A computed fold for a 347-nucleotide part of an RNA from an uncultured bacterium, annotated as small-subunit ribosomal RNA, central domain. Model confidence (mean pLDDT): 84 of 100. Its Rfam family is "Bacterial small subunit ribosomal RNA". The RNAcentral record of the full RNA draws on ENA.

[in-house]
Context: one part of a larger RNA
């Protein structure tokens, strides 16, 4: 305990779908729940307000007047619930058309690196600040040729596209979701938000089975150093792929919740209509996606139609540093933990 905030100060939930709650479009008809209005009850005392009075004032005290709650009772309908009917602009569907590394699952390519067989060919190669470890006459490095496997996809390529976030890039081919522009055919407010719930969710780590070419925590070597349980090198295990599951967390970042309307422009890009026009250009519009800028806003920086601007709903969060995301309990987890989350002290 309300005000006030929530890009960076303490604070947007990691993202979505959607229960309850809440809000909620234009039009007529009706009712009267809230609303307003008119009478009366009723409102113990003190106490409140409001003019007087009485203690020299004051506090105090005394009498008077008054309202709120609440009942009944006539009433108003303009806004809000309620019922009823209807509209189309919100929104869904339906046709048309076109863009896209969106998801799944199959198959196929090249080109590096590594290995392996083997031609050439002979002594160094590799490494770094210098060196060593380490590879190498049982013939390496290098040189070209044939194989193996295995991860990742140069150019293209773009402040590009796509996805609700995590994320998505070689080609083909199956299957599937979204969003856009045009049409205005349907439905006729079906919206919006979203506690709890449920559903996805990078990268590690864990259970089981494959697979292992690079890269590399551990752990061991070799430098550096006073020493080096680091950086630097030479190998290398988990891991990094894949499948069955598991965790649920990130600087999960736009450190900016989600929807709606309004509110000056210029500028570059992507995907569409439409208009001129042989065709580019160009003009107009919708939908994204950058760069600058006015109003305004902001402590300042900045943000500025993709708002941190003016407003309306509806969720989430913040309330001084520490202690502490610790402690206990309580849930979920094989575990690691992860979610909820404090006090005492103390400045």
């Nucleotide at each position: 305990c309300a005000g006030g905030c929530c890009a960076a100060a303490a604070a947007g939930g990691g993202u979505g779908c959607g229960u309850a709650u809440g809000u909620g479009g234009u039009u007529u008809c009706u009712u009267a729940u809230g609303u307003c209005a008119g009478a009366g009850g009723u409102g113990a005392a003190a106490g409140g307000c409001c003019a007087c009075g009485g203690c020299u004032c004051a506090a105090c005290c005394g009498a008077a007047u008054u309202a709120a709650c609440c009942c009944u009772u006539u009433g108003a309908a303009a806004c809000u619930g309620g019922a009823a009917a209807a509209u189309u602009u919100g929104a869904c569907u339906g046709c048309c058309g076109g863009a896209g590394a969106g998801g799944a699952g199959a198959g196929c390519g090249a080109a590096u690196u590594u290995c392996c067989u083997a031609c050439u060919g002979u002594a160094g190669c590799c490494g770094g600040g210098a060196a060593a470890u380490g590879c190498a006459c049982u013939c390496a490095u290098a040189u070209a040729a044939g194989g193996a496997g295995g991860a990742a996809c140069a150019c293209c390529a773009g402040u590009u596209g796509c996805a609700a976030a995590u994320g998505c890039c070689g080609c083909u081919c199956u299957c599937u979701g979204g969003a856009c522009u045009g049409u205005a055919a349907c439905u006729g407010a079906c919206c919006c938000u979203g506690a709890g719930g449920c559903a996805c969710a990078a990268a590690c780590c864990c259970u089981g089975g494959g697979g292992g070419a690079c890269c590399a925590a551990a752990a061991c070597g070799g430098a550096u150093u006073a020493g080096a349980u680091c950086c630097c090198c030479u190998g290398g295990u988990a891991g990094u792929c894949c499948c069955c599951g598991c965790c649920g967390u990130a600087a999960a970042c736009g450190a900016u919740g989600a929807u709606u309307a309004c509110u000056a422009g210029c500028u570059g890009u992507c995907g569409g209509a439409g208009g001129u026009u042989a065709c580019c250009c160009c003009c107009u519009u919708c939908g994204g996606u950058g760069g600058c800028g006015c109003a305004g806003c902001u402590a300042a920086c900045a943000c500025a139609u993709u708002a941190a601007g003016u407003a309306c709903u509806c969720c989430g969060c913040c309330u001084g540093g520490g202690a502490a995301g610790u402690a206990c309990g309580c849930u979920c987890g094989c575990a690691a933990g992860a979610g909820u989350g404090a006090a005492a002290c103390u400045c």